Large-subunit ribosomal RNA, domain I from a Planctomycetota bacterium, 595 nucleotides, folded computationally.
The RNAcentral record of the full RNA draws on ENA.
The source organism's lineage runs through Bacteria, Pseudomonadati and Planctomycetota.

Context: one part of a larger RNA
RNA sequence: GGUUCAUGGUGGAUGUUUGGGCGCCAACGGCCGAUGAAAGACGUGGCGUGGCUGCGAAAAGCUCCGGGGAGUUGCUAAGCAAGCGUUGAUCCGGAGAUCUCUGAAUCCGGAAACGGUCCGUGGGUAAUGCCAUGGAAUCCGUGCCUGAAUUCAUAGGGUGCGGAGGGGAACGCAGGGAAUUGAAACAUCUUAGUACCUGCGGGAACGGAAAGAAAUUUCGACUUCCUCAGUAGCGGCGAGCGAACGGGAAUCAGCCCAAACCGGGUGCAUGUAAGCUCGUGUGCGUUGUGUAUCCGGGGUAGUGGGAGCCGUCUCGUCGGGACACGAACCGGCGAAGGAGUUACAAAACUUCCUCGUAGAAGAACAUUCCUGGAAAGGGUGGCCAUAGAGGGUGAAAGCCCCGUAAUCGACACGAGCGGAGUCUCCUGACGGAUUUCCCAAGUAGGGCCGGGCACGGGAAACCCGGUCUGAAUCUAGGAGGACCACCUCCUAAGGCUAAGUACCAGUUGGCGACCGAUAGCGUAGUAGUAGCGCGAGCGAAAAAUGAAAAGAACCCCUGUUAGGGGAGUGAAAUAGAACCUGAAACCAUGAACUU
Repeated sequence: GGUUCAUGGUGGAUGUUUGGGCGCCAACGGCCGAUGAAAGACGUGGCGUGGCUGCGAAAAGCUCCGGGGAGUUGCUAAGCAAGCGUUGAUCCGGAGAUCUCUGAAUCCGGAAACGGUCCGUGGGUAAUGCCAUGGAAUCCGUGCCUGAAUUCAUAGGGUGCGGAGGGGAACGCAGGGAAUUGAAACAUCUUAGUACCUGCGGGAACGGAAAGAAAUUUCGACUUCCUCAGUAGCGGCGAGCGAACGGGAAUCAGCCCAAACCGGGUGCAUGUAAGCUCGUGUGCGUUGUGUAUCCGGGGUAGUGGGAGCCGUCUCGUCGGGACACGAACCGGCGAAGGAGUUACAAAACUUCCUCGUAGAAGAACAUUCCUGGAAAGGGUGGCCAUAGAGGGUGAAAGCCCCGUAAUCGACACGAGCGGAGUCUCCUGACGGAUUUCCCAAGUAGGGCCGGGCACGGGAAACCCGGUCUGAAUCUAGGAGGACCACCUCCUAAGGCUAAGUACCAGUUGGCGACCGAUAGCGUAGUAGUAGCGCGAGCGAAAAAUGAAAAGAACCCCUGUUAGGGGAGUGAAAUAGAACCUGAAACCAUGAACUU
């Protein structure tokens, strides 16, 4: 020096644990914001108040109502002081008050949390500064006032009222829109209308009541799922892309306008002819007509519908026109009937029921036995069970504690895609004729160029856009995958519409052949913290004494807040706070062997 063994040190693997995480299911809730949000800054505590939480100069809180019932003044965090509380505190739920400054931030400015101005009201001062409180942004809509060039007018200005602005995990719709990649290279193609950017909206969004789909006979808005089917097709016919009809389910809901026609208002033109419901008579005049626009009625369809024309049929009552009588017509109210608050018109209230936001009550065991520090373990003898889910208690408890099953519960606020009532709204139907009128125009369609359709220009229909053109009104128009005929289906060029569907930031409950501290979220601890970066941004480490602090009084060594030895606590201190277990590398000491 080496090898082996033993005992220690170092180190923090392993095992066990878990207040954390992950995933799934179900239910609820699903928008917040100028009544100032989300997110923050700064404050706020009797003691020293750094951080977290709560709160806002009324500041770990104030008021009322309800629950609850003995302690309590949040956590780190033990302690002191001073309080509060059976006249019901702390705590939990509902409602309300307060709510600095920044932030859309909105009086102006600004390097966010700061500086400054004006107006009204009140306070203070000799006066200014000062204090309190309310107001002063922009845009859009609408009413009113005012008002240029320029007479009327308009532009502009002012003001009252109403609205908007910003934020939000994913889900949604729309406007833009890649590349890596695959094709074993690569260009059409693919990745993919994906990622990403932008706009906008909602609790869902979109879509939606056929100018549909089919195929010889029918179906009947939309949405979503299963299937049809990896089929028919598309495709450097490569790689790949990839339907629909039909069938089965979920849920179901249908409506309103434009126009024709009637009435009224206003502007312009015409300008006393005509018109004023009809018959007879008398009478009237800024009335009639045309046009433009607005309002009300009417009306909404594909066995075409509607207007206009003709005819038949319910009740009562009131009113209407220039007048009188008669007829007819029109309108209001009621009866009767029907409907309704998400569309089809629209607002509110009462009551009942069912839920949610605190809670209540809740059965049944002992042992002087054994082991042990400790009994819930073992022994012995019992009991409950609509409760033997789970957790805790000094080891392993149905009967010790919290709970669990079954059962109850709300002053107040909220929900109901629940019921009833008040309330609100509506009311003509049928037949005939087919003479007249209407049925959404720079639209449909066409040429050229693109895009979308599973469909890459193809025989390429259909839908959308740019550009140039450009019809018809029911004897009409569109579609049925070039196109034509026949046949069939449908009615574009206006609009609204619940449910079924998607998602989960949030709340509650449950579950797991999910993780167990290098795992599981980046975060089980001050975590998006410390730290890094000019910045966009990047981004950690760090859990465990013990059943209980009983956390080691006192003594000793010493270089004295270190470390250690006694003593004491404890079942254990090689459980001593650098604390459960305590592997290996590495270090030391001792012994044996070997060179």